[in-house]
Molecule: Bacterial RNase P class A
Organism: Deltaproteobacteria bacterium
């Protein structure tokens, strides 16, 4: 010097002049209003509407079944499908990055092409045996015809084999030796899996060593599906109050305690309210630029203190938007950053002629993503520049 991994902060600043609002005080005016002082006034994602919750309602929200969610271990949190450590597995040289990471010996199911055969799974090639058939032999018998033997076999029959080759992503562990007609864990050493049992480590997932045994039982659950844990619903367009207005009008079901009907995710059980009841259709009347809910919070920052970390306590300290066709803005001006151009001298390579590096001044241009709407923990999606912390390669120099 470079090439990378991880976390993080900032994303303009200061004046000046107009304008908008929210507290809050003074003053006029006393409905609404005006005016003036003092203060506060978008974001790390407000986005996305994918989760969690605080919070409101729903006549007591119970108990199953159906559904959906999640999925190694311990912890953290109000809580979660989130976070932190760690464990297994996979990726990289490494810093570190992924992980939908329980069960395949309960059950269905799928594995394309290729290959014999794709799991109760096989015989394409090849091997080895027996039987015919042929051949061969200065082999042995026989007088000859001809027997018997040994070898060989491109031929045809039965039978064994899963060691060798093929094919695929993957096909009955693996090297070696023995044995066999020819092979196989057929049997043995040495490994790897599996199962079972002991001993250490750790809270645990797990890890590590040691002994046995039958020798070995594909993969796929982000394919149905078993297991475990978890789940009442809707939602600030919730909901609460003031104001206003009404034709409690018409029709029609079905019922009166042997219970209609109606109760906030589906269906059943319970259970609550139900009798001039309950429910359905049509038909008219009101609904305001209303008020609250609306912002003090599972709340910020600071320093202590345990904690490997996520966090937790104490202890100070601060109030930091609340509009409602929707307020926080606009306009100059100087600085700041970033780009490009010329121009300068400086440092480095080179004969020159150029090229690269940082720096100043002039002159131009440029500034991402993008707006709260009841809050709050997360996740994910976008972002134009500027920086700071720590660690990993690999070069060069000392």
């Nucleotide at each position: 010097a470079g090439a990378g991994c991880a976390g993080g902060u900032c994303g303009g600043a200061u004046g000046a002049u107009c304008g908008c609002u929210g507290g809050u005080c003074c003053g006029g005016g006393u409905u609404u209003c005006c005016g003036g002082g003092c203060u506060g006034g978008a974001g790390g994602a407000a986005a996305g509407u994918c989760c969690g919750a605080g919070c409101u309602c729903c006549g007591c929200a119970g108990g199953g079944c159906a559904g959906g969610a999640u999925g190694g271990u311990c912890g953290c949190u109000a809580a979660c499908g989130g976070c932190g450590a760690c464990u297994g597995g996979g990726g990289g040289c490494g810093a570190c990055c992924c992980u939908a990471a329980g069960g395949a010996a309960a059950g269905u199911g799928c594995c394309a092409c290729a290959g014999a055969a794709a799991a109760u799974a096989u015989a394409c090639c090849g091997c080895c045996c027996c039987g015919a058939g042929g051949a061969u032999a200065u082999g042995c018998a026989u007088u000859u015809u001809u027997g018997c033997u040994a070898u060989c076999u491109a031929u045809c029959g039965g039978a064994g084999u899963a060691a060798g080759g093929g094919u695929g992503a993957a096909a009955a562990g693996g090297u070696g030796a023995g044995g066999u007609a020819a092979g196989a864990g057929c049997u043995c050493a040495c490994c790897a899996g599996u199962u079972u049992c002991c001993c250490g480590g750790g809270u645990g997932a797990c890890c590590g060593g040691g002994a046995a045994a039958g020798c070995u039982u594909g993969g796929u659950a982000a394919a149905c599906c078993c297991c475990a844990u978890c789940c009442g619903g809707a939602g600030c367009a919730a909901g609460a109050c003031c104001a206003a207005a009404u034709a409690g009008g018409a029709g029609g079901a079905c019922g009166u305690u042997u219970g209609a009907g109606a109760g906030u995710g589906g269906c059943c059980c319970g259970u609550u309210c139900g009798a001039g009841g309950u429910c359905c259709u049509c038909g008219g009347g009101u609904a305001g630029u209303g008020u609250c809910g609306c912002u003090u919070g599972a709340g910020g920052c600071a320093g202590c203190a345990g904690g490997c970390a996520a966090c937790u306590g104490c202890u100070g300290u601060c109030c930091c938007a609340g509009a409602u066709g929707a307020a926080u803005g606009a306009u100059c001006a100087u600085c700041g950053c970033c780009c490009c151009u010329c121009u300068g001298g400086c440092c480095g390579g080179g004969u020159u002629a150029c090229c690269g590096g940082a720096c100043a001044a002039a002159g131009g241009g440029g500034g991402a993503c993008a707006g709260a709407a009841c809050u709050c923990g997360g996740c994910u999606u976008a972002c134009a520049g500027a920086c700071c912390u720590g660690c990993u390669c690999u070069g060069a120099u000392a």